[in-house]
Context: one part of a larger RNA
RNA sequence: CAAGGGCGCAUGGAGGAUGCCUUGGCUCUCAGAGGCGAUGAAGGACGUGAUUACCUGCGAUAAGCUGUGGGGAGGUGGAAAUAACCCGUGAUCCGCAGAUUUCCGAAUGGGGCAACCUGGUCCGUUGAAGACGGAUCGUGAAAACGCCAACCCGGAGAACUGAAACAUCUAAGUACCCGGAGGAAAAGAAAACAAAAGUGAUUCCCUAAGUAGUGGCGAGCGAAAGGGGAACAGCCUAAACCAGAAUUGUUUCGGCAAUGCUGGGGUUGUAGGACUGCAACGUAUCUAUGUAAUUAAAGUGGAAGUCUUCUGGAAAGUAGCACAACACAGGGUGAUAGUCCCGUACACGUAAGAUUGCAUAGGUUAGCAGUAUCCUGAGUACCGCGAGGUCGGAGACGCCUUGUGGGAAUCUGCCGGCACCAUCCGGUAAGGCUAAAUACUCCUGAGAGACCGAUAGCGAACAAGUACUGUGAAGGAAAGGUGAAAAGAACCGUGAACAACGGAGUGAAAUAGAACCUGAAACCGUGCGCUUACAAGCUGUAGGAGUCCACCAUGUGUGGAUGACUGCGUGCCUUUUGCAUAAUGAGCCUACGAGUUACUCCUCACUAGCAAGGUUAAGGACUUCAGGUCCGCAGCCGAAGCGAAAGCAAGUCUGAAUAGGGCGUUUAGUUAGUGGGGGUAGACGCGAAACCUUGUGAUCUACCCUUGGCCAGGAUGAAGGAAGGGUAACACCUUCUGGAGGUCCGAACCGGUAAGCGUUGAAAAGCUUUCGGAUGAGCUGAGGGUAGGGGUGAAAGGCUAAUCAAACUGGGAAAUAGCUCGUACUCCCCGAAAUGUUUUUAGGAACAGCCUCGAGGUUGAGUAUUGCAGAGGUAGAGCUACCAAUUGGGCUAGGGGGCUUCACCGCCUACCAAACCCUGAUGAACUCCGAAUGCUGCAAUAUAUACUCGGGAGUGAGCCCGCGGGUGCUAAGGUCCGUGGGCGAGAGGGAAAGAACCCAGACCAUCAGCUAAGGUCCCCAAAUCUGUGUUAAGUUGUUAAAACGUGGUCCGACUGCUGUGACAGCCAGGAUGUUUGCUUGGAAGCAGCCAUUCAUUUAAAGAGUGCGUAACAGCUCACUGGUCGAGCGGUUGGGCGUGGAUAAUAAUCGGGCAUCAAACACAGUACCGAAGCUAUGGACUCGAAAGAGUGGUAGGGGAGCAUUCCUGCUGCACUGAAGGUAAAGCGUGAGCUUUGCUGGAGCGUCAGGAAAAGCAAAUGUAGGCAUAAGUAACGAUAAGGCAGGUGAGAAACCUGCCCGCCGAUAGUCUAAGGUUUCCUGAUCAACGUUAAUCGGAUCAGGGUUAGUCGGGACCUAAGUCGAAGCCGAAGGGCGUAGAUGAUGGCCAAUUGGUUAAUAUUCCAAUACCGGCUUACGAUGCUAUGGGGUGACGGAGUAGUGAAAGAUCCGCGUGGUUACGGUAUACCACGUUAAAGCGUGUAGAUUACCGGCUGUAGGCAAAUCCGCAGCUGGGUUCGAACGUGAUAGUACCUGGAGUCUUCGGACGAAGGGAUAGUGAUCCUAAUCAGACUUCCAAGAAAAACCUCUAUGCUUCAGUCGUAAGCCGCCCGUACCGCAAACCGACACAGGUAGACAAGUAGAGUAUACUAAGGCGCUA
Repeated sequence: CAAGGGCGCAUGGAGGAUGCCUUGGCUCUCAGAGGCGAUGAAGGACGUGAUUACCUGCGAUAAGCUGUGGGGAGGUGGAAAUAACCCGUGAUCCGCAGAUUUCCGAAUGGGGCAACCUGGUCCGUUGAAGACGGAUCGUGAAAACGCCAACCCGGAGAACUGAAACAUCUAAGUACCCGGAGGAAAAGAAAACAAAAGUGAUUCCCUAAGUAGUGGCGAGCGAAAGGGGAACAGCCUAAACCAGAAUUGUUUCGGCAAUGCUGGGGUUGUAGGACUGCAACGUAUCUAUGUAAUUAAAGUGGAAGUCUUCUGGAAAGUAGCACAACACAGGGUGAUAGUCCCGUACACGUAAGAUUGCAUAGGUUAGCAGUAUCCUGAGUACCGCGAGGUCGGAGACGCCUUGUGGGAAUCUGCCGGCACCAUCCGGUAAGGCUAAAUACUCCUGAGAGACCGAUAGCGAACAAGUACUGUGAAGGAAAGGUGAAAAGAACCGUGAACAACGGAGUGAAAUAGAACCUGAAACCGUGCGCUUACAAGCUGUAGGAGUCCACCAUGUGUGGAUGACUGCGUGCCUUUUGCAUAAUGAGCCUACGAGUUACUCCUCACUAGCAAGGUUAAGGACUUCAGGUCCGCAGCCGAAGCGAAAGCAAGUCUGAAUAGGGCGUUUAGUUAGUGGGGGUAGACGCGAAACCUUGUGAUCUACCCUUGGCCAGGAUGAAGGAAGGGUAACACCUUCUGGAGGUCCGAACCGGUAAGCGUUGAAAAGCUUUCGGAUGAGCUGAGGGUAGGGGUGAAAGGCUAAUCAAACUGGGAAAUAGCUCGUACUCCCCGAAAUGUUUUUAGGAACAGCCUCGAGGUUGAGUAUUGCAGAGGUAGAGCUACCAAUUGGGCUAGGGGGCUUCACCGCCUACCAAACCCUGAUGAACUCCGAAUGCUGCAAUAUAUACUCGGGAGUGAGCCCGCGGGUGCUAAGGUCCGUGGGCGAGAGGGAAAGAACCCAGACCAUCAGCUAAGGUCCCCAAAUCUGUGUUAAGUUGUUAAAACGUGGUCCGACUGCUGUGACAGCCAGGAUGUUUGCUUGGAAGCAGCCAUUCAUUUAAAGAGUGCGUAACAGCUCACUGGUCGAGCGGUUGGGCGUGGAUAAUAAUCGGGCAUCAAACACAGUACCGAAGCUAUGGACUCGAAAGAGUGGUAGGGGAGCAUUCCUGCUGCACUGAAGGUAAAGCGUGAGCUUUGCUGGAGCGUCAGGAAAAGCAAAUGUAGGCAUAAGUAACGAUAAGGCAGGUGAGAAACCUGCCCGCCGAUAGUCUAAGGUUUCCUGAUCAACGUUAAUCGGAUCAGGGUUAGUCGGGACCUAAGUCGAAGCCGAAGGGCGUAGAUGAUGGCCAAUUGGUUAAUAUUCCAAUACCGGCUUACGAUGCUAUGGGGUGACGGAGUAGUGAAAGAUCCGCGUGGUUACGGUAUACCACGUUAAAGCGUGUAGAUUACCGGCUGUAGGCAAAUCCGCAGCUGGGUUCGAACGUGAUAGUACCUGGAGUCUUCGGACGAAGGGAUAGUGAUCCUAAUCAGACUUCCAAGAAAAACCUCUAUGCUUCAGUCGUAAGCCGCCCGUACCGCAAACCGACACAGGUAGACAAGUAGAGUAUACUAAGGCGCUA
């Protein structure tokens, strides 16, 4: 020096938190209402305004019409603007009553894919058809039908879950489904309860009571009577008996009987009624009418300041003076208004209606006695079997209900009172109705809130059940704020610009400018100060140089910014024995986000009231703006217990007991509030996989049904047949014909073999190359069917809408989760556990242990030390002390083996071995012995511990180290115990670094002192300290190294040699018998064997120590002498070394480094060293003080801070509240206060109260913003280039010329689907993966024309619906007739021209079909019935023969280029034409048309059909062809005129009339419903023809010809292999059908081209 970085300050952007606000919600209270609908609902579709996309209103009378009441000045909705209008003749507006009210929808004439199509009848319009208008036509006997939030009754009825599993049980008669009703529903007037006393229908509340009960007697479930209240209300029938009319039976016709009907009568248990007798006319209630009062819609009146001052943009604030108040509820007005506005208290007002009273009329409704007879609810009561209900789960099981089988009585009857029986008591079943008290709130009005305030509160404060997603059921958002007032920025400038910005202006304010109040944070800039380029790490902290700034005004000043350099220092949370961990979670910021609430539940503590008592519940009365007050002793708890109970009682039970023992007694409770904990509830929050229930889905896909379509071309050559041969006849052979096949090759089509690519894709399954099938069990379109424990499946658990070992949606539901994660402010006190027992238990739980808080009493019960007294069998030790085991030896029973010829007697034995002896020696389950420690007791001393009761826990994964053990390998950072310490939950110093090791227990502050472990050369504080040794290996210095080595070195002990000369070196000798013997091929000192390894000479010399040779030889050694001249060896013990010693990032003791040390050993003296101890100051806790204490996870306890709201007192605020931002001060802390700026209207203190009450983490929720990154990518590699134009701007737009690509498609038509994307003009913000002047984008305007095309007014298929009918708890499921339903049947138009955009639709010309009328002519016409026809498969093949196309020739028009030739030449274009009508050729065909007779079948008839017989005819279809047709068209010429962007476009009249009606090749359609062949044997109905039945008759009807008239509704634009459809996209994917040129070719393969279209948006 700073490209960049860091910190700080300032100033902006971005973003939308916070504060304030509220139109909207939430939860309630009191009233009302509790339904709407065939007089067409709820809910919709479509319309409706001058202009109108949405909402609101309304309905063709359409933001409205009429009448009436109110009201009184402006109106034409939200919602501006302009235009045009209305209004004192009363508008708009408000109330009431009417009118109108399209289409769909129960939907209702029929149909249907909701909002559409299409009929019958009557009336009308003109005149028939046709068209139009009005009314009407559903099922049903009627009522009714459909919709609607909860409440109610009934039918049917889960599972998750709980029981720590699960089956009875629970959840729960809950959820869900279904039927039905009402403003409530249901229940209800005792065949009831009760208990020796009584009550007197039902329902609801309090209580009884968590009682009686029930219950794998588990989990759980759980009454009733009675008592207190709310509200109160009782009635009608059946029957007996009487009467009536009717029917039936019977009759001696007088009647009688039966049946049902109608009326009277009658309705109960101390029985009543009928019947017989007697007697009587009143009470209560309902309905209707009249009348009075009260109430009731819109509404009316309604006091008192716009007085002054100050501030201000504005006064309602401040200050002053007044006034009203039955009105100080509330809201508004430019800040906070009793007196400004709307209102409020109070008073007034009326239509319909409502309530109450009275009157009148009508209806219903109680007597007494007698007791012979009659009546008093039958498949009922009751019983058996099987279920359900109730508290009652089959139980001793009553009662009620009922499926099934039996089956009564008749008042002297019957039922019940919890089995059953008796007595007694209660009641009177088998028919029915019944208000109130009670439940609920979709809705209306008036109000309320210690409810929310825009991530809150409803999902929705806003065009929200909207946008959007899904085939569908269904799911389902985000999004509020300018200002007092739009005063919403005239004008100017920059700019292509109506973008944006700068001025100007408005306003109190524009950093209030519409992306608009405040405007935080993340994040992104700009400026300035300091700092940073030799420096490594949780980014801080402690110290601190330099630089810069401010202040007081000067000094070593104070404060701020930065921070060179240095010390120390591995985030947070969770989970763990243990985490920097490389274990979990978090990209960052902001907002939201988790122990709550209910209950007469239980328990404890505290506070308060009363106290042997305490207390009310439901409810009632009074009252308030809101609170409340007083009644109400029903009930509850307590005052007495014990017992199984009878029972007794300060006792009682047990017991024979007066004993003993158990439980009690020796007084304190109760009610409320608050708090801790528990229970039941989702119960701290989030989180399953699953289970059940109602529905929604077969547009994907699987299979099936119906009806259609498709498969270039080439090859092979089965059966059969023919001819020839052959055979007695067959058989058989040859050739030809023929054209079979889950045949072959191979396109379309279908599939998906292999590889590559792709893998945040072009694509949520593709692309390229390759490959399989390709006449078949083929592929495919359209319409349908099968549905979730179900379907379908050539079967892979495949597929069932990108989901499948059980789909998807809503619900049960906040299922459950012994599991994981998360769980939010501060300070203070104490402070664990990881153990025992048990556990379908082991990561859970219960009890105990350990912690904490409160209370209590005891005084030494606890603990430690010392002393004394004890019990004991461990460590150790021992074993000739037992038991067990055991080494070596001796001795020696017994055994084995051997010898003895066998046997006997014996003998031997390094064989096995008892006992015994000697020796050695083991033991958790051995002990003749036996400590220490521990334990028990007593005493002393020291010390405030311990104990009991009660509230609250946590813990019940532990880990390391030392010691004692088990296990294991005397392995483990192993595992299991004991004991101690530590970590856990413990910081500090040391060990380089380290949970546990060593030292030491952190209240705070201090730039004070002393020490511990450990250290003192430098890093690094303190000794290069003192003394003596050791080590030479950098050993030390590896955290751990070993066995075994080591003549490394030092020290010790013992021992040998040595001046009589050692030891080592040097010089010399090292001989002979002998080559010892044997062996051997050889063996001579030296292969091997043997040994008196001997002897001799010697100073000394081995029958030889090693080397060596085939064997010798040779060299050495032992041994000896000389020389030299002083120590030299050996054994053993110890110190320090040394070898042993090999691993993965280059290495290292922590490093540098250190050698009489800075290593090791010993001794010593100083010093350093911690949060230890001390000192000084301070805080808090305990304590009377003295004094002591204050690490801390789980956890317990205590005291506080902050947020929101409420009450009271009292304050602040436009002279500036809250919020934001920066700073200063205070407090241990949570936090608090003040000041400046911003902001522009609200906000506090104190004392109490109440909570949606505190966030860093939950792969948390929502929003915003980063990062990666200016990175990947820009979607087929068919390709662009130039010029001109337009334009602010051109690679991409337009035009032209070149170039390139497709061309069985990348061209043209059309179905589905889409739904305006079509055309024109304008525009370029966004969309288009770039730009854009362009566009399928945005804005505006325009555009789709039909008797004949497609569909309907015709037909039927699968299927669907469905009168009748059948079945089913309900909903509903089938289903005949019939209806509906195309993908099929039937059915009438062609050519040319024309528009910017439509055309078989308009125009021109030429046609055809149906109907009506009229005219003429003829005449048996008529059906929903009969018959015919319609009418059908696969494959193969031949003929005929257009068009298109090609070629050739001719002809017409036009053209022919620089040079040369040709002009009788060459090139280009053209040379054409429909339906209809006529004809009937090529060809195909006998499939055809008649006549006569008979006839028992065709549900009746038939002249028809069929059948039988006779008989006649030769047609019929049909390319070509003629006409249409002079298309006066194409073409040539012409150019009036119109428009114009000046380029051009359109274009009338007029004129011309020009060319083949050739040939060849080739085949499609047609003929054709052809023909041949095969087996798998291949829709229906209508149209059409014909026949009669019936009816009609010479009108009508029918047939023929002609003219005239009529001919409805819907679709029609555009895309349509695609940028417009399905795939989230302008997506390399998918998508049915038709046409299909040239050259080469078998070909629709392939290649190149035509028409035509494109170059794929970087």
Molecule: large-subunit ribosomal RNA, half A
Organism: Bacteroidia bacterium